[in-house]
RNA sequence: UCCAGUUGAUCCUGCUGGAGGCUGCCGCUAUUGGAAUUCGAUUAAGCCAUGCAAGUCAAAGGGCCUUCGGGUACCUGGCGAACCGCUCAGUAACACGUGGACAACCUGCCCUUAAGUGAGAAAUAAUCUCGGGAAACUGAGGACAAUGUCUCAUAGGCGAUUGAUACUGGAAUGUUCUUUCACUCAAAGCUCCGGCGCUUAAGGAUGGGUCUGCGGUCGAUUAGUUUGUGGGUGAUGUAACGGAUCACCUAGACUAUAAUCGGUACGGGUUGUGAGAGCAAUAGCCCGGAGAUGGACUCUUAGACACUAGUCCAAGCCUUACGGGGCGCAGCAGGCGCGAAACCUUUACAAUGCACGAAAGUGUGAUAAGGGAAUUCCAAGUGCACUUGUACCACAAGUGCUUUUCAGGAGUGUAAAUUACUUCUGGAAUAAGUGGUGGGUAAGACCAGUGCCAGCCGCCGCGGUAACACUGGCACCUCGAGUGGCAGUCGUUCUUAUUGGGCUUAAAGCGUUUGUAGCCGGUUUAGUGUGUUCCUGGUGAAAUCUGUCUGCUUAACAGAUAGGCUUGCUGGGAAUACUGCUAGACUUGAGGACAGGAGAGGCUAGAGGAACUUCUUGGGUAGGGGUGAAAUCCUAUAAUCCUCGAAGGACCAACAGUGGCGAAAGCGUCUAGCAUGAAUGUGCCUGACGGUGAGAAACGAGAGCUAGGGUAGCGAAACGGAUUAGAUACCCGUGUAGUCCUAGCCGUAAACGAUGUUGACUAGGUGGAGUGUGACUCUAGUGGUCAUGCUAUGCCGAAGAGAAAUCGUUAAGUCAACCGCCUGGGGAGUACGUUCGCAAGAAUGAAACUUAAAGGAAUUGGCGGGGGAGCACUACAAGGGGUGGAAGCUGCGGUUUAAUUAGAUUCAACGCUGGACAACUCACCGGAAGCGACAGUAGAAUGAAGGCCAGGCUGAAGGUCUUGCCGAACACGCUGAGAGGAGGUGCAUGGCCGCCGUCAGCUCGUGCCGUGAGGUGUUCGGUUAAGUCCGAAAACGAGCGAGACCCACAUCUUUAGUUGCUAUUCGUUCCAUUGGGAUGGAGUACACUAAAGAGACUGCCCGCUAUAAGUGGGAGUAAGGUGUGGACAACGGUAGGUCCGCAUGCCCCGAAUCUUCCGGGCUACACGCGGCUUACAUUGGUCAGUACAAUGAGUUGCGACCCCGAAAGGGGGAGCUAAUCUCCAAAACUGAUCCAGGUACGGAUUGUGGGUUGAAACUCACCCACAUGAAGCUGGAAUCCCUAGUAAUCGCAAUUCAUUAUGUUGCGGUGAAUACGUCCCUGCUCCUUGCACACACUGUCCGUCACUCCAACCAAGCAGGGUUUGGAUGAGGCGUAGUCUUUGGAUUACGUCGAAUCUAAGUUUUGUGAGGGGGGAGAAGUCGUAGCAAGGUA
Repeated sequence: UCCAGUUGAUCCUGCUGGAGGCUGCCGCUAUUGGAAUUCGAUUAAGCCAUGCAAGUCAAAGGGCCUUCGGGUACCUGGCGAACCGCUCAGUAACACGUGGACAACCUGCCCUUAAGUGAGAAAUAAUCUCGGGAAACUGAGGACAAUGUCUCAUAGGCGAUUGAUACUGGAAUGUUCUUUCACUCAAAGCUCCGGCGCUUAAGGAUGGGUCUGCGGUCGAUUAGUUUGUGGGUGAUGUAACGGAUCACCUAGACUAUAAUCGGUACGGGUUGUGAGAGCAAUAGCCCGGAGAUGGACUCUUAGACACUAGUCCAAGCCUUACGGGGCGCAGCAGGCGCGAAACCUUUACAAUGCACGAAAGUGUGAUAAGGGAAUUCCAAGUGCACUUGUACCACAAGUGCUUUUCAGGAGUGUAAAUUACUUCUGGAAUAAGUGGUGGGUAAGACCAGUGCCAGCCGCCGCGGUAACACUGGCACCUCGAGUGGCAGUCGUUCUUAUUGGGCUUAAAGCGUUUGUAGCCGGUUUAGUGUGUUCCUGGUGAAAUCUGUCUGCUUAACAGAUAGGCUUGCUGGGAAUACUGCUAGACUUGAGGACAGGAGAGGCUAGAGGAACUUCUUGGGUAGGGGUGAAAUCCUAUAAUCCUCGAAGGACCAACAGUGGCGAAAGCGUCUAGCAUGAAUGUGCCUGACGGUGAGAAACGAGAGCUAGGGUAGCGAAACGGAUUAGAUACCCGUGUAGUCCUAGCCGUAAACGAUGUUGACUAGGUGGAGUGUGACUCUAGUGGUCAUGCUAUGCCGAAGAGAAAUCGUUAAGUCAACCGCCUGGGGAGUACGUUCGCAAGAAUGAAACUUAAAGGAAUUGGCGGGGGAGCACUACAAGGGGUGGAAGCUGCGGUUUAAUUAGAUUCAACGCUGGACAACUCACCGGAAGCGACAGUAGAAUGAAGGCCAGGCUGAAGGUCUUGCCGAACACGCUGAGAGGAGGUGCAUGGCCGCCGUCAGCUCGUGCCGUGAGGUGUUCGGUUAAGUCCGAAAACGAGCGAGACCCACAUCUUUAGUUGCUAUUCGUUCCAUUGGGAUGGAGUACACUAAAGAGACUGCCCGCUAUAAGUGGGAGUAAGGUGUGGACAACGGUAGGUCCGCAUGCCCCGAAUCUUCCGGGCUACACGCGGCUUACAUUGGUCAGUACAAUGAGUUGCGACCCCGAAAGGGGGAGCUAAUCUCCAAAACUGAUCCAGGUACGGAUUGUGGGUUGAAACUCACCCACAUGAAGCUGGAAUCCCUAGUAAUCGCAAUUCAUUAUGUUGCGGUGAAUACGUCCCUGCUCCUUGCACACACUGUCCGUCACUCCAACCAAGCAGGGUUUGGAUGAGGCGUAGUCUUUGGAUUACGUCGAAUCUAAGUUUUGUGAGGGGGGAGAAGUCGUAGCAAGGUA
């Protein structure tokens, strides 16, 4: 002091997690030394075997022993045992801390002062004798002593009383002196003769007791508590005050400044953490308290109601001879239990201290010292130098050095040791781990394994075959004798905010007002000195903390000294600005008075109005009503409709307005009455009377409830009709509560300005409203206009604020006062409890558990059954022609099959992979066969690999086996590793392609705006095919696209003229009528060919528009507004397609998924779909005749021409490697015929006979002839293409190709109709709007149900614990009285306190509980689609 995590990105709010410190436990690891107030506190204040933890005194007495010096605690006695040590259960209390008080007290040992220590007496223990008992222990009798006990004396004490004086003090009730009286009443000796003791009184010191101000925990889902309770009088009791206890009297006392009750907890010094304020802790050390198995009680004592005293009860344990008896480790060790959790049944009184003692000394689990434990802190080490090698400073080897440590020896030291200190010897020897390496967070884009598995992860998140995140290895990083994990706690956290937060929208302003307590409060004078400030005295223990110095080798540690801390309490003095208090004054805050106006403000009563429904009168006739469309419904008993009239209830149009009034809810016809609020104006009055407001009270829409009325219309529920998959809805027809009135209740709303009330200050502009002032004006009114005040009400905006949206004198700005509320999301406004309510329900209001986010504002996209603008024949419209029906061809699906290889599946797969497959192709199926570079190895001169005759296997094959021969050195039998793979992954890729896209978009630099994501530019007004151009504008420019450039076609010019052409002209030849044809020259005009140029640019004219861009029309032109058609075609997206064109990562096969051969299959066929061909005929068919192209191709070829054949074709064969030769038209036109019929239409299918290609024509080719002559008579829903040389129609060529075209790609021939628009459908682009979407609507997301798990709630009950009250029994104690007794004592009665047990009732809490309801979490379950877009009914 931050960092990670909500998002596509951003800024906030907000929480979660991480990094730091400390405490406890655990894992791995570990060389040494020092220090420490560390070590069964946390859980069981659970239970304890064994040993020890309090004795001492012989100079008090008795005994015993004696070496006669003395010794000995057995008894009596004195002192001590109330200390020390342990623990923290209880305790919310004068327990603790701090400051006071005792005029209400005590104090052994110690100190000071004064006085004294006289006389007597009776017992008793040990001991002795005799008993009882298992034991513990105990009984009877006898003797004796004391500093033991008793009596007397003196001093004294205490109380009452009389009087007096002085002192202390805030105050005498105190002290002192005195009179009288009552009561009571001291002493102890020993001796070494020094002394030590003992008694009384006073004082001191020390230690204690009691009282008291203040301080420090949570809960109101604990609001009332208390009867000895509050007080008084008098007693009792105590060291002492006191309802502490008792009798009587009184009715008080405490409490919202939190009583009482409940939960928790020893308190403090201090400790941890933090900058501090704080928060958390307080076991250990020190101070205080409390406790000693749970309770009660008592004696002794200076002191106890007593941890190692006693009595009793209860629970537990031990022992017993069953009669009884004994015990209390929260002392030191130690054991069991409990637990995550904590050491040795050590040594010594040497030191310090304590008890006793005259002392020596004795005792001391206090203490000192050792052992164990990385519990904490401090210090040190695990080597250093050089050479060589490997890629380094790292590692390995070697050489040298050092010895802190380590091992061994001697000494000093110690109560005795350890440690330590001194010294000698040896040898780098004896010494490094833990956690991590995706981010946060320092450190791997290393290898292997695994494959949403195993696992990791505090949080975010990794893992689904290339894991920097799992597991292992290597490397690296951090800290280091330690290092990590778990739990707790402080910090981080300004996430509890006093310092120091918030509340329009993120959590959060009570629905509104009045007002109690509280808090806060205008101007001024005087006093006081409460708060406040200053000076000063006392106190605030030590340790702890800070600075300095000193001592252990340093440090930790210890000591000295100064300061600080204890944030405070208290005595005295001073000051008086501010605060408070007291007394007085003021007027601006507040209130009042008066004046004339404004208003849907409230209540009550009366009056009115159109409409509606029903009824009545008359008219009138067949429908009406309702909807998207309908139906239910009404109607011949006469509806709807028109009309006269009546009744009824509810409501109050226009005016009506971001107009008015009201605290809010709310208030709307008119008139009257009643009471009320605000504004304006007036220097008239009061004189701070004020602000806010916990509790409290009042009002409070709609719905709902109670009772009684009323009910026209509307209308939850309900019924019916529709809609729908369903429709418990939306729509329609009916319709009950209700809506209305009266009297009550309820008390809630998105009760919203989502903005508490009050006051002050801080630029303006512009509206409409009320009222005042001034001016002007006229039509002279309740008129109009302007200016200027006050008040309320809107809009826009400086500064400022804010996360932003926005707010902005009506603040969300700057200040002040007071109140309310918030603290991640869910669970939950739920449960329980309580209060209110007739009920519905309201108010108050948790927890367990669960979760990493939930949320706000704004941004960019995408989307919408949102809006606007523009555009498109893969949109419509206007048209033309098709598909969908038939038959056939072809592709796909499905099915079948040994196989029917595979890919592609909306547009953007399906005559597609140029894929027309007889073999090949070939990837599929059946069968058969072959192949391993290189390395190692079995084998191999006893002959490998290889080759060959014969025979077997086989459909066939030296392919293999047997036999034999040749051959000459290698070796697939085995292990690795390869070649190859049309094997896998197009979701690992390159490249290429499709579609968005025949679109007009996509960006950048600088500047500007915004905290930022981003915006601006790219928007707007026009315009365009176009982000095309013009103009405006915080933008100015630029780039990629568009356009242009490029190609082809259309016109012209120039150049060129063979293989093209032939107008003119010359020659030859043929037919021959003027003339025509062929051919050779010449020619290059025309056509053509192919190169270079020209031309078109809104250039010209008119209209429109902003005079711009442009657009409509026109002229001229071969061509006119992009001339027509191509090619090219952005940033990107689609995990689109392709690993089977090729390339390629990884994986796999590897003697088979490789290679070859034979055969089959891709050609199957109940069926479905797509694309085509041919048709259904007269705009036609058939026959005959006559014309006119272009693009292209050609030597394994095109093939003229001739012959044969009816034809397909066959036999010859010129020319042509091509502007030269060859392949080449059909529709059209002319004539004839057919005549509405499944035909002279249509040609499928089938039969027979031929032909061609090719090894091969069965599966499975094409062609010809004859015969046969299906379906089909214009095609449902639906759907496709097309805007001109286009559609339609006609043929030709090429491609593939041995053969085969109804495919595809080009080519020409004939040649229309319609539109000049629109956004309705389908989509695209731009702007805008909403969004809970961002994997982006094929999005998100809700609830029930079904299954599993979890925690809590309710619950008939069941079982425990605590506590209160009543009752019963009642151990034991105390008091009084009596009886017995030799002093002790025993016993009885009464009273009183009273543990414990039993019982009854209440209260609280815990466990458990059939069953019940909801909540949370779970894999991809079921049903619907509620919300997010107008979410399809806002």